A computed fold for a 486-nucleotide part of an RNA from a soil metagenome, annotated as small-subunit ribosomal RNA, 5' domain.
The full RNA is in RNAcentral, with records from SILVA.
Its mean pLDDT, the model's own confidence on a scale to 100, is 86.
Its Rfam family is "Bacterial small subunit ribosomal RNA".
Context: one part of a larger RNA
């Protein structure tokens, strides 16, 4: 000097555009944040029309199918193959794309409900009935798995519209094996990036072998034997600190600190164990167990987890709205129409940053008054003001009005930006500092008091250094401090 997710002290006028719990990974009231399909499938109310046969059309819970393992938040914890980066494999990949076969005939059971019944309440029990793309078997199956190569094992789902009288048939969406190809993940490794040697020796599933068990799958991963072996001064073991990265701050550069905001990866979801569904979790609004907190409670027994968006205590110096809106973008469901999305888009609060602006602009001297200084002559604030003309950015008024939206329709922001007109200098300046460093000086007033100070040092009766004033320099919607980095 620069910089900053500040913050405090004075002051504040407007717009863009971006940031805003760095401290307690403390605690949580209320909402909301993951539904979604009727074109699997039963039931049941309702509503319209009805030729009384049923038709259409909406709601509800419930089976089942796909999502909930993305996307959003935070950084405890970990010094590790977490992470950059380069290299390998013995792997797995739902949806979607390519290609090839196939899609036949049977059987069953729970919920929904209907009775009963137990509970205060979550909520649970019995009996009975019933559907499917739900479950299970027959059939057939290559490429697919096992093989001792003879052979043996393994699928399936039906819906929706058109045509027919129908048998059926086309066509959509689907539903099985297979094999590839995308994508995402899973495992191994080299190389690098922190302190302390006042940590010197650590290891016993420890090091490796056969042999099995597991897993998608290599592996001491686990587990029987069997051998003694691994790792360390090129820093093992201990300890203490830390999310890591693209990058950001400085710096002429080498380097130094740093990891908010965007982006990638890791890791965590009240603490800690543990698995279950699943293609994916060992799962943040999912299950279970133990523990700590709140709460209900008929005292028997139950609920609950904001490190999601707001918002409330509480800590702190210190950091926001209990807004709108699914109109763009993205995502989950769905033939679809559309539902759902505190992602996101917006707007609101804050000068917390950075950038633009504006607070007029010209003329105006006998140099007005007033303050202030004075050698009393004057200087000096100073063209500053007033006064004369101008302009109208920002301000107020009326009018007009987007882009962003695509192939029709659909804008929350928004009557928003912008554009045209009227009106009037009108609505708008402060901090801060003047003894050297270091740019800018005098008076009064105090009198080692009171006070000042980043260093050096002012101050005990003429103080440019305290305090006011006048006057002056710096910066300017800011300026000053304070921290912290280089």
């Nucleotide at each position: 000097g620069g910089a900053c997710g500040a913050a405090c002290g004075c002051u504040g006028g407007c717009g863009g555009c971006g940031u805003g719990c760095c401290u307690a990974a403390u605690g949580c009231a209320u909402g909301c944040a993951a539904g979604u399909c009727g074109c699997a499938c039963g039931c049941u109310c309702u509503u319209g029309c009805u030729u009384c046969g049923g038709c259409a059309a909406g709601g509800g819970a419930g089976u089942g199918g796909c999502g909930a393992a993305c996307g959003g938040c935070u950084g405890a914890g970990g010094a590790a193959c977490a992470c950059g980066u380069g290299g390998g494999g013995a792997c797995c990949u739902a949806c979607c794309c390519u290609u090839c076969a196939g899609u036949g005939g049977g059987g069953g059971a729970c919920a929904a409900c209907a009775c009963c019944g137990c509970g205060a309440a979550a909520g649970c029990g019995g009996u009975g009935c019933u559907a499917a793309u739900c479950c299970c078997g027959c059939a057939u199956a290559c490429g697919c798995u096992c093989u001792g190569c003879g052979g043996a094992g393994g699928a399936a789902a039906g819906c929706g519209u058109g045509a027919g009288c129908a048998a059926u048939c086309a066509c959509g969406c689907g539903c099985u094996g297979a094999a590839g190809a995308c994508u995402g993940g899973c495992c191994c490794u080299g190389c690098g990036g922190c302190c302390c040697a006042u940590c010197a020796g650590g290891u016993a599933g420890u090091u490796g072998g056969c042999g099995g068990g597991g897993u998608a799958a290599c592996g001491g991963c686990c587990c029987a034997c069997c051998a003694a072996g691994c790792c360390c001064g090129u820093g093992a073991c201990g300890g203490g600190u830390c999310g890591c990265u693209g990058g950001u701050c400085u710096g002429u550069g080498a380097g130094g600190a740093c990891g908010a905001c965007c982006a990638g990866c890791c890791a965590g979801a009240c603490u800690g164990g543990g698995a279950c569904u699943g293609a994916g979790a060992u799962a943040c609004g999912g299950c279970c167990c133990a523990g700590a907190c709140u709460c209900c409670u008929a005292c028997g027994g139950g609920a609950g987890g904001c490190a999601g968006c707001a918002g409330c205590a509480a800590g702190g110096a210190a950091u926001u709205u209990u807004c709108g809106g699914c109109a763009a973008u993205g995502g989950g469901c769905g033939c679809a129409a559309g539902c759902c999305u505190g992602a996101c888009c917006g707007a609101g609060c804050a000068a917390c940053g950075c950038c633009g602006c504006g607070u007029g602009c010209g003329g105006g001297a006998u140099g007005a008054c007033g303050g202030c200084c004075u050698u009393c002559g004057g200087g000096u604030u100073g063209u500053a003001a007033a006064c004369c003309g101008c302009u109208u950015u920002u301000g107020g008024g009326g009018g007009g009005g987007a882009u962003g939206a695509c192939a029709c329709a659909c804008g929350a922001c928004a009557g928003u930006a912008c554009c045209c007109u009227c009106c009037g200098a009108a609505u708008c300046a402060g901090c801060c500092c003047c003894g050297g460093c270091u740019a800018a000086c005098u008076c009064u007033g105090u009198g080692c008091c009171a006070g000042c100070a980043g260093c050096c040092g002012c101050g005990g009766u003429a103080a440019u250094a305290c305090a006011g004033a006048g006057g002056g320099g710096g910066c300017a919607a800011g300026c000053g401090u304070u921290g912290u980095c280089c």